RNA sequence: GCGCGCGUAGCUCAAUCGGCAGAGCAGUAGCCUCUUAAGCUAACGGUUGGGGGUUCGAUUCCCUCCGCGCGCA
Numbered sequence: 001g002c003g004c005g006c007g008u009a010g011c012u013c014a015a016u017c018g019g020c021a022g023a024g025c026a027g028u029a030g031c032c033u034c035u036u037a038a039g040c041u042a043a044c045g046g047u048u049g050g051g052g053g054u055u056c057g058a059u060u061c062c063c064u065c066c067g068c069g070c071g072c073a
Base pairs, nucleotide, nucleotide: 001072002071003070004069005068006067007066010025011024012023013022019056028042029041030040031039049065050064051063052062053061
């Protein structure tokens, strides 16, 4: 330099054919317990990597940039 893949909550990952962005863990609060751990319950937590385009509507489709990984040279 060329090709392919990935980027979503603090972490690990979902999200069907474009139609309400979710789960587990962590953290927080409560219950339970003599106390802690374990267990149970609840709430919180997101500019879906940045920008632009298409569309009534984009995590999803298109373009560009950034970062990471793999392959080729």
Model confidence (mean pLDDT): 80 of 100. Transfer RNA from a Candidatus Moraniibacteriota bacterium, 73 nucleotides, folded computationally. Rfam family: tRNA. The RNAcentral record of the sequence draws on ENA. NCBI's taxonomy places the organism under Bacteria, Bacteria candidate phyla, Candidatus Moraniibacteriota.